Description:
The RNA shown here (glmS glucosamine-6-phosphate activated ribozyme aptamer) has 169 nucleotides and comes from Salibacterium halotolerans. NCBI's taxonomy places the organism under Bacteria, Bacillati, Bacillota, Caryophanales, Salibacterium. Rfam family: glmS glucosamine-6-phosphate activated ribozyme aptamer. It is annotated as a riboswitch.
[in-house]
RNA sequence: UUCAUAAUACAAGCGCCCGGACUGUUCCCGGUCGGGAAAGGGGAACAGUUGACGAGGAGGAGGUUCAUCGAUGAAUCGGCGGAUGCCUCCCGGUUGCCUGUCACAACCGUAAAUCCAGGUUUAAACCACAGAGGCGACUCUGCGACCAACAGCCUGGGUAAUGACGGCC
Numbered sequence: 001u002u003c004a005u006a007a008u009a010c011a012a013g014c015g016c017c018c019g020g021a022c023u024g025u026u027c028c029c030g031g032u033c034g035g036g037a038a039a040g041g042g043g044a045a046c047a048g049u050u051g052a053c054g055a056g057g058a059g060g061a062g063g064u065u066c067a068u069c070g071a072u073g074a075a076u077c078g079g080c081g082g083a084u085g086c087c088u089c090c091c092g093g094u095u096g097c098c099u100g101u102c103a104c105a106a107c108c109g110u111a112a113a114u115c116c117a118g119g120u121u122u123a124a125a126c127c128a129c130a131g132a133g134g135c136g137a138c139u140c141u142g143c144g145a146c147c148a149a150c151a152g153c154c155u156g157g158g159u160a161a162u163g164a165c166g167g168c169c
C1' cells in the first nucleotide's frame, strides 16, 4: 500500500467517479520555395482538480424511479448507488352538520375535501474583504452585506360531502 473479515460512528442537493471539462509535465503535429525559432492552435501519455447552494420532507410493509421548492449562473454536464417522494396494502385516525356501531366516499400520520384573497413566516452559496495550502486547476477557514420559492400558520369568503340500525334531545 492492497485485499478479506468483524465491530463502532456517520447522510439525504446525500455518498462515489470508468465519461466529460479544467490544470500540470513530457512528447508529437501541420501550413509556406527550402531550413529554423517564437506565439497561438490541435493531439497523445502520465499525474492531478472538479463534479448540488440552501429551504422542505419519515406510521409500517412491499413495489417503483429523473422524488418537492426556489437561489446561483451556465459542467449544479453525464453516470452509479442511495433517499423522507409516488403507487398498493395494512395499522391507527379526521370529515360527511348531536352521538355509537357497520358499510361507503374523500382525506390525514399531530394532521385530516377543495378554491380564492389578505397577513405572517423563510435561507445558504455566489459576491466583497481578510487569511492558510498548492507550480497550477483548485481546496479549506473567518467575517460582512443583501436577495427566494414551495410548504406551514392565522384571518375572511365561496363550493362539495351518504346510508342503515340504535341512543339522547
Stems, first nucleotide, its partner, number of pairs: 014081004019077001020050010053070003059090006091109006098167006113159008127144001129142005